Context: one part of a larger RNA
């Protein structure tokens, strides 16, 4: 390579825009580039095959066929690709109408608890634990209790296999901007579409640089405690970080461990959001779209998936090719650093 594969065995880039490229709807009509099919040259000898012969046979050696599946020239063929005209409306878009949503950014406010500070009352304890200790308290604490004041950070209930959103992720209330997605309707554009190597954004936490915040946790770190030891588990205490502004970091069991996208293949049953039709006005039917549970038929090594496909199919991407070394060494590129990323091979079983 060619073949086979990618939920759980090796193997779907975390995620999305998007350049080349490659794949692409229905009909008319032309062209001959691919595509057939005829013809003509040419495919050196020798090799391989087939047939004869010659060395006593064989290997080998002569001689004749056939092949050389290729390539150019030319005559046509037009069904499919492609290319050129033209039409079209079933993807795609667009336009009104509307309803749902923790989608996103900014400002502003609100209650509860924890901390702390001030005041009052009131006294010797109070935390804590498996028991205890360290801790903190007559300088009067905290547990009680009653004001008031500061501050940060989270937003109980409602809450829900509920909702938004490409993934990451989003949860008090309000306004403002402003992004997607659906349903209905349509007398408007015609194929504009899909997917995407390479770019290019976007990405939880933890980390870094500045410059603020700092209540409550709490890596490091100190003390108790346990213990044979205890560099832990369990306590008191704490810092850097969690917080904000703005600028790197680019990783995750970034998981549905399941790429994207278009079509077809039984059905039951919850639910959430439109839309329609019927009454018997809260429930029937129907239909679109998301989200769950169970199941046929297929599929699967078996778990199991099963119209949300892991089922037939068909397009483009990415990736896999025994274990270890090793996602590591050396280079390259990024990065302020940590370190990402890209990625081997000696040995070894």
């Nucleotide at each position: 390579c060619u073949g086979g594969g990618c939920g759980u065995a090796a193997a779907g880039c975390g995620c999305a825009c998007g350049u080349a490229g490659g794949c692409g709807g229905a009909c008319u009509u032309u062209u001959a580039a691919g595509u057939c099919a005829g013809a003509u040259g040419u495919g050196a000898a020798a090799u391989c095959c087939c047939g004869a012969g010659g060395c006593u046979c064989a290997a080998c050696c002569u001689c004749g066929g056939a092949a050389c599946u290729g390539c150019a020239u030319u005559u046509g063929a037009a069904a499919c690709u492609g290319g050129g005209a033209g039409u079209c409306u079933a993807g795609a878009g667009a336009u009104c109408a509307g309803g749902a949503g923790a989608g996103g950014u900014u400002a502003g406010c609100g209650g509860a608890a924890u901390a702390c500070c001030g005041a009052g009352u009131g006294u010797a304890g109070a935390g804590g634990u498996g028991a205890a200790a360290u801790u903190c308290g007559u300088a009067g604490a905290u547990u009680a209790u009653u004001c008031g004041g500061u501050g940060g950070a989270a937003c109980a209930c409602c809450a829900g296999u509920g909702g938004c959103g490409a993934a990451g992720g989003c949860g008090g209330c309000u306004a403002a901007c402003u992004g997607g997605a659906c349903u209905g309707a349509u007398a408007c554009u015609g194929a504009c579409g899909c997917u995407g190597a390479g770019g290019u954004g976007c990405g939880a936490a933890a980390g870094u640089g500045u410059g603020g915040g700092g209540a409550g946790c709490a890596a490091a770190c100190a003390g108790g405690a346990u213990u044979a030891g205890a560099u832990a588990c369990c306590c008191u205490g704490g810092u850097a970080g969690u917080c904000c502004a703005c600028a790197c970091c680019g990783u995750a069991a970034a998981c549905g461990a399941u790429g994207a996208g278009u079509g077809c293949u039984a059905g039951u049953u919850g639910u959430c959001u439109g839309c329609a039709g019927g009454c018997a006005u809260g429930c029937c039917u129907g239909u679109a779209g998301g989200u769950g549970a169970c199941g046929c038929a297929g599929c699967u090594a078996a778990c199991g998936c099963a119209u949300u496909a892991a089922g037939c199919a068909c397009u483009c991407c990415g990736c896999c090719u025994g274990g270890g070394g090793a996602g590591u060494a050396c280079g390259g590129c990024c990065g302020c650093a940590a370190g990402g990323u890209u990625a081997a091979a000696a040995c070894u079983c």
Small-subunit ribosomal RNA, central domain from an uncultured prokaryote, 349 nucleotides, folded computationally.
RNAcentral holds the full RNA, with entries from ENA.
The coordinates come from a structure-prediction model, not an experiment, and the mean pLDDT is 88.